Small-subunit ribosomal RNA, 5' domain from an uncultured organism, 483 nucleotides, folded computationally. Rfam family: Bacterial small subunit ribosomal RNA. Its family is annotated with structural constituent of ribosome and ribosome in the Gene Ontology. The coordinates come from a structure-prediction model, not an experiment, and the mean pLDDT is 88.
Context: one part of a larger RNA
RNA sequence: AACGCUGGCGGCAUGGAUUAGGCAUGCAAGUCGUACGAGAAUCCUUCCUUCGGGAAGGAGGACAGUGGCGCAAGGGUGAGUAACACGUGAGCAUCUGCCUCCGGGUCGGGGACAGCCCGCGGAAACGCGGAUUAAUACCCGACGGUCCCUUCGGGGUAAAGAGGAAUCGCCCGGAGAUGAGCUCGCGUCCCAUCAGCUUGUUGGCGGGGUAACGGCCCACCAAGGCGACGACGGGUAGGUGGUCUGAGAGGAUGGUCACCCACACUGGGACUGAGACACUGCCCAGACUCCUACGGGAGGCUGCAGUCGAGAAUCAUCCGCAAUGGGCGAAAGCCUGACGGUGCAAUGCCGCGUGGGGGAUGAAGGCCUUCGGGUCGUAAACCCCUGUCAGAGGGGACGAAAAACAUGACGGUACCCUCAGAGGAAGCCACGGCUAACUACGUGCCAGCAGCCGCGGUAACACGUAGGUGGCGAGCGUUAUUC
Numbered sequence: 001a002a003c004g005c006u007g008g009c010g011g012c013a014u015g016g017a018u019u020a021g022g023c024a025u026g027c028a029a030g031u032c033g034u035a036c037g038a039g040a041a042u043c044c045u046u047c048c049u050u051c052g053g054g055a056a057g058g059a060g061g062a063c064a065g066u067g068g069c070g071c072a073a074g075g076g077u078g079a080g081u082a083a084c085a086c087g088u089g090a091g092c093a094u095c096u097g098c099c100u101c102c103g104g105g106u107c108g109g110g111g112a113c114a115g116c117c118c119g120c121g122g123a124a125a126c127g128c129g130g131a132u133u134a135a136u137a138c139c140c141g142a143c144g145g146u147c148c149c150u151u152c153g154g155g156g157u158a159a160a161g162a163g164g165a166a167u168c169g170c171c172c173g174g175a176g177a178u179g180a181g182c183u184c185g186c187g188u189c190c191c192a193u194c195a196g197c198u199u200g201u202u203g204g205c206g207g208g209g210u211a212a213c214g215g216c217c218c219a220c221c222a223a224g225g226c227g228a229c230g231a232c233g234g235g236u237a238g239g240u241g242g243u244c245u246g247a248g249a250g251g252a253u254g255g256u257c258a259c260c261c262a263c264a265c266u267g268g269g270a271c272u273g274a275g276a277c278a279c280u281g282c283c284c285a286g287a288c289u290c291c292u293a294c295g296g297g298a299g300g301c302u303g304c305a306g307u308c309g310a311g312a313a314u315c316a317u318c319c320g321c322a323a324u325g326g327g328c329g330a331a332a333g334c335c336u337g338a339c340g341g342u343g344c345a346a347u348g349c350c351g352c353g354u355g356g357g358g359g360a361u362g363a364a365g366g367c368c369u370u371c372g373g374g375u376c377g378u379a380a381a382c383c384c385c386u387g388u389c390a391g392a393g394g395g396g397a398c399g400a401a402a403a404a405c406a407u408g409a410c411g412g413u414a415c416c417c418u419c420a421g422a423g424g425a426a427g428c429c430a431c432g433g434c435u436a437a438c439u440a441c442g443u444g445c446c447a448g449c450a451g452c453c454g455c456g457g458u459a460a461c462a463c464g465u466a467g468g469u470g471g472c473g474a475g476c477g478u479u480a481u482u483c
Base pairs, nucleotide, nucleotide: 001479002478003477004476005475008352009351010350011349012348013347014345015344021308022307023306025305026304027303030069031068032067035066036065042059043058044057045056046055047054048053076263077262078261086187087186088185089184090183091182092181094180095179099176100175101174102173103172104171105170107141108140109139110138117130118129119128120127121126147156148155149154161168162167189235190234191233196226197225198224201223202222203221204220206218207217208216238260239259240258241257242253243252244251245250265286266285267284268283269282288299289298290297291296316342318341319340320339324338325336326335327334328333355385356384357383358382365376366375367374368373389424391419392418393417394416395415399410427472428471429470430469431468432453433452434451438467439466440465441464442463448455449454
């Protein structure tokens, strides 16, 4: 963990392990108007009016668009992987947006494309044509410190502005920090009933490609390379810090938390970008589901909840951005199922309670009995108390940070005070030996018990029930598994 019986409260944890099976619905990644053009509703003013309204200007800023940054993080899962995947140690032929430091620069010009407008196609998804337009979008030229290449002659290479301002940006170069890539030593399960494996294979030369080394890829040349120190093949498996157990050595294990890896309907591919071959981006193929006007389209919960299925079995379609953290923004702020909380489940651990003291005629009743009595048993009744938990009323936080104001989902919660009243709160398993705890009746190798030994065929301490007793206690047993 599950199952059976039982079940009062609280704190802290944990909770889809099986079908990486299929998913309705909602939400989970946006933000910036201090980059840019345009601008609806509405309001104000003026004018016109057929009294319906219309036109111009101003305020206003919605929806959408161009552009920037983010979307490669955070979150999930363990399918695959026996591998430089991971752990540890060493290394370099490399890149690194945002951040920090240092040095320098920011000149001149141009043409478009969305949007808006007009027209058209389509059931839809969406698309086509024309005209016009802005920019921190795109392009050209220039100076060239520096930088790159170089046959040392030379060749190539940059920028963007915004704001009322403070200021924020932009470009080039150098350094740092952080992150990443790659290489190597060692460590890393079972089967030898897997013994031989290999042709881009092993190495070289030259090239291509990459941020970068490399047979990574290609042409040519050579014939090598690996293997009982287990190659190759098969099976199983994410790895580690750790966790459980144990005196230790060791054995088993890898859920929650942390680090790394891998995956995102299945398979393949690239694009963009500092970073992806990209969970909620794109393209192709496939399976599946859905829409369709039958021409064609849409989708991907291994995000948070939730649903069906399979299963012994695993929760709310909850609250909040108040805190912590993240993205964007100059800021105000917006977004955030990360996160903070609450709920459900005795799933685990820990704590507390279900009362305390007195009370013998040893009441009634049950059970046993040698019929005298014994026992449940101070147990109950009864008397005197207490007030934890639960209940009611009042007060009421910390978590909130800067000098001040404001800001709390949890939560009127925790906690404090007061009130009432023993009132609302005990079960489960066992009792032949191992093993702590015994009698009666029923049954009669039947019904049944059982972990092992074994019980039961007419007096069964072993089956069933009752009384009693033992053990543990909001749990107790059983099953499964590890040491």